The RNA shown here (Glycine riboswitch aptamer) has 105 nucleotides and comes from a Clostridia bacterium. The prediction has a mean pLDDT of 80. The sequence was found by an Rfam model in a public genome assembly.
RNA sequence: AUGAAGAAUACGGGAGAAGCGGGUUUGCACCCGUACCGAAGAAGUAAGCCGGUACCCGCCCGGGGUGUCGGUGAAUCUUUCAGGUGAAAGGACCGUAUUCCGACG
Numbered sequence: 001a002u003g004a005a006g007a008a009u010a011c012g013g014g015a016g017a018a019g020c021g022g023g024u025u026u027g028c029a030c031c032c033g034u035a036c037c038g039a040a041g042a043a044g045u046a047a048g049c050c051g052g053u054a055c056c057c058g059c060c061c062g063g064g065g066u067g068u069c070g071g072u073g074a075a076u077c078u079u080u081c082a083g084g085u086g087a088a089a090g091g092a093c094c095g096u097a098u099u100c101c102g103a104c105g
Stems, first nucleotide, its partner, number of pairs: 006100008018034001020033004035085003041081001042079003048072010
């Protein structure tokens, strides 16, 4: 001195689904009930890989195949616990900038 990937911050973009019924209230919020949504969060998991085990094959050693059990294993998939279904807020993800870190050269 280049500055990958990652992290933080700021700004911008950012979907879906009852402004439902009842109670209460000026209204919002809150409580109960039903209907609905998936993109905070959370949970589940395919192939593959690893290990155990039964049987079979081969075999000097090393192994291979099938079944079964366990572990690991992704999500925008699934579940809808949580959250959400007027505005506001939030919002996975994307872009830009700054800072941290420092792969490669």